The RNA shown here (c-di-GMP-I riboswitch aptamer) has 85 nucleotides and comes from Dethiobacter sp. NCBI's taxonomy places the organism under Bacteria, Bacillota, Dethiobacteria, Dethiobacterales, Dethiobacter.

[in-house]
RNA sequence: AUCCGAUAAAGGCAAACCCGUCGAAAGGCGGGGGCGCAAAGCCAUGGGUCUAAGGGCACAGUCCUACGAUCGCCAGGUUGCCGAA
Numbered sequence: 001a002u003c004c005g006a007u008a009a010a011g012g013c014a015a016a017c018c019c020g021u022c023g024a025a026a027g028g029c030g031g032g033g034g035c036g037c038a039a040a041g042c043c044a045u046g047g048g049u050c051u052a053a054g055g056g057c058a059c060a061g062u063c064c065u066a067c068g069a070u071c072g073c074c075a076g077g078u079u080g081c082c083g084a085a
Stems, first nucleotide, its partner, number of pairs: 004083002012037002017032006035072001041078003045075003048070003054065003057061001
């Protein structure tokens, strides 16, 4: 230094749910909370999933569509703390 990851040490993040707030929604953000997490830091690049405002049409729908959302779905990229086996 790489791989790896301990019932180690120091510190970190924060699911459900509740309150507030933004948003058409999915969902985001702030506070409480704490299920979990060694990248649960960051990037929507590929796949998946969610939503369908706007748009589309056989003018109809429990329809299609992402330029919206999700990195705590997976992969990839990138940065980083600690050091037992």
Rfam family: c-di-GMP-I riboswitch aptamer. About the family: GEMM was predicted in a large-scale screen for bacterial structured RNA regulatory elements. The sequence was found by an Rfam model in a public genome assembly.